The RNA shown here (Bacterial RNase P class A) has 407 nucleotides and comes from a Dehalococcoidia bacterium. The RNAcentral record of the sequence draws on ENA. Rfam family: Bacterial RNase P class A. Rfam classes the family as a ribozyme.
[in-house]
RNA sequence: CAAGGCGGCCGGGCGGCCGCUGUCCUCCCUUCGGGGAGGAGAGAGGAAAGUCCGAGCUCCUCAGGGCAGGAUGCCCGCUAACGGCGGGGCGGGGCGACCCGACGGAAAGUGCCACAGAAACACACCGCCGCGAUUGCAAAAUCGCGGUAAGGGUGAAAAGGCGAGGUAAGAGCUCACCGCCCCGGUAGCGAUAUCGGGGGCCAGGCAAACCCCAUCCGGAGCAAGGCCAAAUAGGGGGACAAUGGGGGCCCGUCCCGUCCCCGGGUUGGCUGCUCGACCCUCCCGGCAACGGGGGGGCUAGAUAGAUGGUCGCCACUCGGCCGGACACCGGGACGAAGCCCCGCAUCGUCGGGGCGUAAACCGGUGGCCUCCCGAGACAGAACUCGGCUUACAGGCCGCCUUGCGCC
Numbered sequence: 001c002a003a004g005g006c007g008g009c010c011g012g013g014c015g016g017c018c019g020c021u022g023u024c025c026u027c028c029c030u031u032c033g034g035g036g037a038g039g040a041g042a043g044a045g046g047a048a049a050g051u052c053c054g055a056g057c058u059c060c061u062c063a064g065g066g067c068a069g070g071a072u073g074c075c076c077g078c079u080a081a082c083g084g085c086g087g088g089g090c091g092g093g094g095c096g097a098c099c100c101g102a103c104g105g106a107a108a109g110u111g112c113c114a115c116a117g118a119a120a121c122a123c124a125c126c127g128c129c130g131c132g133a134u135u136g137c138a139a140a141a142u143c144g145c146g147g148u149a150a151g152g153g154u155g156a157a158a159a160g161g162c163g164a165g166g167u168a169a170g171a172g173c174u175c176a177c178c179g180c181c182c183c184g185g186u187a188g189c190g191a192u193a194u195c196g197g198g199g200g201c202c203a204g205g206c207a208a209a210c211c212c213c214a215u216c217c218g219g220a221g222c223a224a225g226g227c228c229a230a231a232u233a234g235g236g237g238g239a240c241a242a243u244g245g246g247g248g249c250c251c252g253u254c255c256c257g258u259c260c261c262c263g264g265g266u267u268g269g270c271u272g273c274u275c276g277a278c279c280c281u282c283c284c285g286g287c288a289a290c291g292g293g294g295g296g297g298c299u300a301g302a303u304a305g306a307u308g309g310u311c312g313c314c315a316c317u318c319g320g321c322c323g324g325a326c327a328c329c330g331g332g333a334c335g336a337a338g339c340c341c342c343g344c345a346u347c348g349u350c351g352g353g354g355c356g357u358a359a360a361c362c363g364g365u366g367g368c369c370u371c372c373c374g375a376g377a378c379a380g381a382a383c384u385c386g387g388c389u390u391a392c393a394g395g396c397c398g399c400c401u402u403g404c405g406c407c
Stems, first nucleotide, its partner, number of pairs: 001403010012314007020043002023040007045378001049389002052387005057221004069217005074088005089103001090101004104212002109210002111206003125152002127148009160178002163175003179201001180199008225271004235262006245256004278297008316376005323369002326366006338355006344348001
């Protein structure tokens, strides 16, 4: 320098003017509920998103057991918890840094395995071998019965692989090695690794098919839930009264038996509501996730939903345009100059041939610089946390890998 791998961070800045939502202070008004003015200070994100997982909190007959259903699924750890995270094991991919994995059970049962193929789990298609029959002098051919998974062919997958022995031909039929299964030793907390012995292969794949095994799971959710409460709405209870009385609303007019008590509750208001498994920093323990301790900080609470609009300057990126210098390519170049060779009554500023370079200038392409114009990613809290996943213009930093060049 090029091509990559992993991790972390930012995601416009400054200022002026006009606004919006809370908090605090001062002053004024008040029917004491509050309202107004001024000032100070605060006001979206890395994902606030999807609402996928786990919790806190709240209510629901306090939820013990079973069935059904769902989720998870190598091991150890972390955590309030998790399907999350860290470390490790095994398998796969990459030269590598590194990345990916629903990674329990297919010798419990059921099911499925497209197309092709004889056959998809024990059905012989071709081939090989034996026997019999027929034909034939024979070799052999045809037919029938049987043996055979070594070879061919089909397929993603074909009855452990490979070699030797063996056999009529073959075959774990036998043997060595590898694989598989079982038992044991060693190392490790463990997943697992490794070693030894045995079996003689009976065991194809799929569980993100049913299923089996193990573990976990009560439900609904801040529109949870709690409080207050007007009247000529409406319900219940008690007492009293006889045309008086009460009320909206002063009259007119209209409504109502009157008074007291009770709880429910529409609209509305308050609360829940933001101090919390919180944030920053330092030290210690741990490979790490994380834990412990010290110091400091307070950081949105709207409710139809505030956190905005506009102007100026600056920065970055992208697109467009004018100009500039540069680099490269083509023309200029059917080749100036220059060099070489040959020729001659004539040796030249000659003729012929060959090699072959540059510039002006013209055209094109590329990035760079300058001026001007335009655009600015994904997206917006709504009870709160811990995660996961997804989206994202552009930019910054660190560590590492491979290749090339230079010292």
Annotation: A source record names the gene rnpB.